[in-house]
RNA sequence: ACGGUGCAAGGGCAGACCCGUCGUGAGGCGGAGACGCAAAGCUCCGGGGCUUCCUCAGGGAAGAGAAAGGCUCACCCCAGAGGGAGUCGGCCGAGUUGCCACC
Numbered sequence: 001a002c003g004g005u006g007c008a009a010g011g012g013c014a015g016a017c018c019c020g021u022c023g024u025g026a027g028g029c030g031g032a033g034a035c036g037c038a039a040a041g042c043u044c045c046g047g048g049g050c051u052u053c054c055u056c057a058g059g060g061a062a063g064a065g066a067a068a069g070g071c072u073c074a075c076c077c078c079a080g081a082g083g084g085a086g087u088c089g090g091c092c093g094a095g096u097u098g099c100c101a102c103c
Stems, first nucleotide, its partner, number of pairs: 003103004012037002018031005035090001041096003045093003048088009058078003063073003
């Protein structure tokens, strides 16, 4: 120097919840707090979760018009598919950087 293994030591990061703040939101930042993590350092390159907007097709409740049927319009809710944008690096993969000990 390179590769493998991982927790001995010195250390590092910081989940949920709470407070403040930014954001329509997912979520970000700071404080406090530690569930955990050998990369829980960094990067949206691939997959995936979540948010939001549009389109398509469907269901529920119910109002108006007209009325022979069944059709048209407005509002609300539910779930599905596709697309755009965003977000999550502590979802997985990938890339990259890195402390110590042993082999």